The part of an RNA shown here (small-subunit ribosomal RNA, 3' major domain) has 470 nucleotides and comes from an uncultured organism.
Context: one part of a larger RNA
């Protein structure tokens, strides 16, 4: 000086506690463990693995099997001879890489290609993340974590960073052998709530003109867009305090960090990644390299982790029909119209998009069902079909007809969330031919209860005490 006490003290947080909804029961989805397997490639392992690397496994990805291959290589740089070609493309053989062969060949043979040889090297998603860079989780957006100089101490440190108070905050204040600094905090930075001012296309439509109707014209007025500004500072009042500062009010869209985000200090786990990637060593080199068809990654007694739909009346069916945001389009989204019950199919206007289209927002109202394993609930199954695509048997996805299973709210324990939040309801996007999307990242529409409190549970900071630990 630290770590640690089933030490004391102060203080904080969805850590209890108040509440609302779930998870453990079912049946599917995923994802792991086991197990199986020719392979079921592989990494992640309390918190901090387990809808995670993967923003998408039919071929391919793929890294795993098995079966044919090829061996200076599929890929790069160098040397040597050689050819005008190579490439597509036909055609026989092949599962297919590949082998032959013909087609083709204007010009130039430097260069660029291709074949042959050679040996230097290519090559490895093999090893080690305990050799590493570089990225990342975590404690944790927790308020802490140092440093100079000066003083104390033989030192090893120690002060300062500690006390009194106060913040969200080592945030400020007041004191003080201890002044100062720096890393972090705050604060610049984006969205977002308010109002002006400038601009009005493709956006908007109150006066005005016209119409059967409609933003159709004219307009810069309102929404809206998108660029510069204002504006919140405890700035003003009361009160309380030596201040910091706290408690209440005006005012004002907005109040005391207004609301979210981006941003993570010294440092912890020999923490994760050697399979993004870059990298040392080791290993392999006719193979641990390379290409190809198949098959597996989709297996299935089991068992855990995350979801998704549901057990119904605050609800199901049918029919009517209001209201949104933000997003994406050219191998691209496609309207309206026709054919089909449907999924789609033809045809094809717009639109590189505030113009055109996806695009039906749904949760909403009506009318019925009346408490049932049912008009609930959709798994499972068997037919018919559609689309994508060389290709849907292993192994898509929809779409109709049929079938109609568990499941009556779910033990022990457990989980998130404090305001536009939980709940619920639908919307788009990424990836992507196509999808196993119930996932992931956004977007908006309804829109709640509850907090007395800090005595326990859990993590955390701060002081101080005890040590047979360091």
């Nucleotide at each position: 000086u630290g770590a640690c006490g089933g030490g004391g003290g102060c203080c904080c947080g969805c850590a209890c506690a108040a509440g609302c909804g779930g998870u453990g029961g079912a049946g599917c989805a995923u994802g792991u463990g086991g197990u199986u397997u020719a392979a079921u490639u592989u990494g992640a392992a309390g918190a901090u693995a387990c809808g995670c690397g993967g923003a998408g496994a039919a071929c391919c990805u793929u890294a795993c099997c098995c079966a044919c291959u090829u061996u200076u290589g599929a890929c790069a740089u160098c040397u040597u001879c050689u050819g005008c070609a190579a490439a597509a493309c036909u055609a026989u053989a092949g599962a297919g890489a590949u082998a032959u062969a013909g087609c083709g060949g204007a010009g130039g043979u430097u260069a660029a290609c291709a074949g042959a040889a050679u040996g230097a090297c290519a090559g490895a998603u093999g090893g080690u993340g305990c050799a590493u860079g570089g990225u990342u989780g975590u404690c944790g957006u927790c308020a802490g974590c140092u440093c100079g100089u000066g003083u104390c101490g033989u030192g090893a440190g120690a002060u300062g960073u500690u006390a009194g108070g106060u913040u969200a905050a080592g945030u400020c204040c007041u004191g003080c052998a201890a002044c100062g600094a720096g890393c972090g905090c705050a604060a610049c930075c984006c969205c977002u709530a308010u109002c002006a001012u400038u601009a009005g296309u493709u956006a908007c439509u109150a006066a005005u003109a016209u119409u059967a109707a409609g933003u159709u014209a004219a307009g810069g007025a309102c929404u809206c867009u998108a660029a510069u500004g204002a504006g919140a500072c405890u700035g003003c009042c009361u009160g309380g305090g030596u201040a910091a500062c706290c408690a209440g009010g005006a005012g004002g869209a907005a109040g005391g960090u207004g609301g979210g985000g981006a941003c993570g200090a010294c440092g912890u786990c020999a923490a994760a990644u050697c399979a993004u990637c870059a990298u040392g060593c080791c290993u392999c080199u006719u193979a641990c390299a390379a290409g190809u068809g198949g098959g597996g990654c989709u297996a299935c007694a089991c068992a855990c982790g995350u979801g998704c739909u549901a057990c119904a009346a605050u609800g199901g069916g049918c029919a009517g029909u209001a209201c949104a945001g933000a997003a994406u389009g050219a191998u691209g989204c496609a309207a309206c119209a026709u054919g089909g019950c449907a999924a789609c199919a033809u045809u094809u206007a717009g639109c590189a998009a505030a113009a055109c289209a996806c695009a039906a927002a749904a949760a909403c109202u009506g009318c019925u069902c009346u408490c049932a394993g049912u008009u609930c609930g959709g798994a499972u199954u068997g037919g018919a079909g559609u689309c994508u695509g060389c290709a849907a048997c292993u192994c898509g996805a929809c779409u109709c007809c049929a079938u109609g299973a568990a499941g009556u709210u779910g033990g022990a324990a457990u989980c998130g969330c404090u305001a536009g939040u939980a709940a619920u309801c639908g919307u788009a996007g990424g990836u992507c031919a196509g999808c196993a999307a119930u996932a992931c990242u956004a977007c908006g529409g309804u829109g709640a209860a509850u907090a007395c409190g800090u005595u326990c549970u859990c993590g955390g900071g701060u002081c101080u005490u005890g040590u047979a630990c360091a």